Annotation: The prediction has a mean pLDDT of 80. Predicted 3D model of a 109-nucleotide RNA (SAM riboswitch aptamer (S box leader)) from Aquibacillus koreensis. Lineage of the source: Bacteria > Bacillati > Caryophanales > Bacillaceae > Aquibacillus.
[in-house]
RNA sequence: CUCUUAUCAAGAGCGGCAGAGGGAAUAGGCCCUAUGAAGCCCAGCAACCAUCAAGACCAACUUGAAAAGGUGCUAAAUCCUACAGGUGAAAAAGCCUGAAAGAUAAGUU
Numbered sequence: 001c002u003c004u005u006a007u008c009a010a011g012a013g014c015g016g017c018a019g020a021g022g023g024a025a026u027a028g029g030c031c032c033u034a035u036g037a038a039g040c041c042c043a044g045c046a047a048c049c050a051u052c053a054a055g056a057c058c059a060a061c062u063u064g065a066a067a068a069g070g071u072g073c074u075a076a077a078u079c080c081u082a083c084a085g086g087u088g089a090a091a092a093a094g095c096c097u098g099a100a101a102g103a104u105a106a107g108u109u
Stems, first nucleotide, its partner, number of pairs: 003107006013042001015041003021032003026082004043074003048070002051065005078101001083098005
C1' cells in the first nucleotide's frame, strides 16, 4: 500500500517542556488557540488484540473480570456539509436513512 470485518453522539489534564499554529485532504461553513496551537514528557480514558474465568470439551461465539503487555485515544457527532433516496405541497432551509471519504483495531496481499 490492497482487500475484509467491527466500531466511530460515551470516556479521559487546573501537570511539565515548548512557542504559533490547529480542527485528515479539496471546497464551503463554523470553531479552538499567547487565559498558550502543533510536538515531546508525564498523567489519564477506553477495552480492539492479547490474558484469565464461565457457558461440559476443541474451534467459533457470548458473557464477565483485570488493566501488567501490543495498539489507540484525551474540544465540538468522524465539528458540520458535499453524493443518493425519503420527508419537506414546487424550490430552499431543516430533518431521517444510506453511500462515499476518513480514523482506529484485528486479519490479509